[in-house]
RNA sequence: CGGAGCGGCUCGGGUGGUCGCCGGUCGUCCCUUUGGGGGCGGCGGGAGGAAAGUCCGAGCUCCGCAGGGCAGGAUGCCAGGUAACGCCUGGUGGGGGUGACCCCGAGGAAAGUGCAGCAGAGAGUAGACCGCCGCGCCGCUUUCGGGUCGCGCGGUAAGGGUGAAAGGGUGAGGUAAGAGCUCACCGGGUCGGCGGUAACGUCGACCGCAUGGCAAACCCCAUCUGGAGCAAGGCGGAAUAGGGGAGCGUUUGAGGGCGGCCCGCCCGAGCUUCCGGGUUACGUCGCUCGAGACCCACGGUGACGUGGGUCCUAGAUGAAUGGCCACCACUCGCUCUCCGGCGACGGAAGCGAGAACAGAACUCGGCUUAUGAGCCCUCCGACCA
Numbered sequence: 001c002g003g004a005g006c007g008g009c010u011c012g013g014g015u016g017g018u019c020g021c022c023g024g025u026c027g028u029c030c031c032u033u034u035g036g037g038g039g040c041g042g043c044g045g046g047a048g049g050a051a052a053g054u055c056c057g058a059g060c061u062c063c064g065c066a067g068g069g070c071a072g073g074a075u076g077c078c079a080g081g082u083a084a085c086g087c088c089u090g091g092u093g094g095g096g097g098u099g100a101c102c103c104c105g106a107g108g109a110a111a112g113u114g115c116a117g118c119a120g121a122g123a124g125u126a127g128a129c130c131g132c133c134g135c136g137c138c139g140c141u142u143u144c145g146g147g148u149c150g151c152g153c154g155g156u157a158a159g160g161g162u163g164a165a166a167g168g169g170u171g172a173g174g175u176a177a178g179a180g181c182u183c184a185c186c187g188g189g190u191c192g193g194c195g196g197u198a199a200c201g202u203c204g205a206c207c208g209c210a211u212g213g214c215a216a217a218c219c220c221c222a223u224c225u226g227g228a229g230c231a232a233g234g235c236g237g238a239a240u241a242g243g244g245g246a247g248c249g250u251u252u253g254a255g256g257g258c259g260g261c262c263c264g265c266c267c268g269a270g271c272u273u274c275c276g277g278g279u280u281a282c283g284u285c286g287c288u289c290g291a292g293a294c295c296c297a298c299g300g301u302g303a304c305g306u307g308g309g310u311c312c313u314a315g316a317u318g319a320a321u322g323g324c325c326a327c328c329a330c331u332c333g334c335u336c337u338c339c340g341g342c343g344a345c346g347g348a349a350g351c352g353a354g355a356a357c358a359g360a361a362c363u364c365g366g367c368u369u370a371u372g373a374g375c376c377c378u379c380c381g382a383c384c385a
Stems, first nucleotide, its partner, number of pairs: 001381005007376005013328007021046002024043008048357001052368002055366005060229004067263004072225005077091005092106001093104004107220002112218002114214002129160002131156007139148003168186006187209001188207008233285004243275006255267003292311008330354006337348004
């Protein structure tokens, strides 16, 4: 100097003026039947790191209790963290990369079922196409050792071919030719020692050793799981026709208990359904003090925990926080200017341009996605000293 590491962290422009918007609180005045509404003035406050996706987990609300079971769903190495989680932290094993580092679909394939087109001899209680070897028959040839073409029988799975994948791998010996047939190492299995809380690692001995792949295929195993959701739910108000028909039922229990089914338990005198009529842009609470934020100390590899201190930071409801001006800051580009430097280049000044993704709607812990700028650390390569 160039490239790289979704490595770590921070910010999400600032200040002033002016006009405007929404809440809170205090004071005061007016209106009002109750709710409640309005004016003036003082003080304070007013979008995000993702507010997004609605993917998980909860707080909260309702279903009388949310009981037992089935089904359904979710997670899936080990140990921790957390209110909890499918999240986070650390580790183990595996994969990618020269490396910094990144990723993981991580229980079970001898419980069963299933899938892998075509090709190929054969795709898992899975094999002989081309080959190699032996024997026999026959033809040709012969330097009489043998060689060669074809056919038949037998042996073989080392070589070749097909395929994404082919009966452990490499090498040596052995064999008619070969094969764990034998041996060495690797791989696999069993047993044991040592280390570790554990996943697992490591060492040793023994065994030639059928145990392919896919379970983000069905399935099996372990653990967890009631449902619906702020458009939840509560209060108040307004309006209407307490209308008409049918079926079932009143202890021989209709109907109901809000994902499905069964059981249990409970409520129960009305229920279900059709026709017709009224309301449906109402007001208000829920609605913001929280598993809260920040700082310090201690403990811990870490996520985080414990203790102390400081602080209060939107609650809109067709949906508020904006417009204009000036200056500064940031990024990019240019310059016949100035400074430093051998140079690459860096700094100053001047001019011009730009400023990303994007806006709460009950709240919080995560994950995922979109995205501008800056700082730090580390790796690789080249060059110079």
The prediction has a mean pLDDT of 78. Predicted 3D model of a 385-nucleotide RNA (Bacterial RNase P class A) from a Myxococcales bacterium. Taxonomically the source falls in Myxococcales (Bacteria, Pseudomonadati, Myxococcota, Myxococcia). The model forms 97% of the base pairs in the Rfam consensus. The sequence was found by an Rfam model in a public genome assembly. Its Rfam family is "Bacterial RNase P class A". By type it is a ribozyme. Its family is annotated with tRNA processing, dimeric ribonuclease P complex and ribonuclease P activity in the Gene Ontology.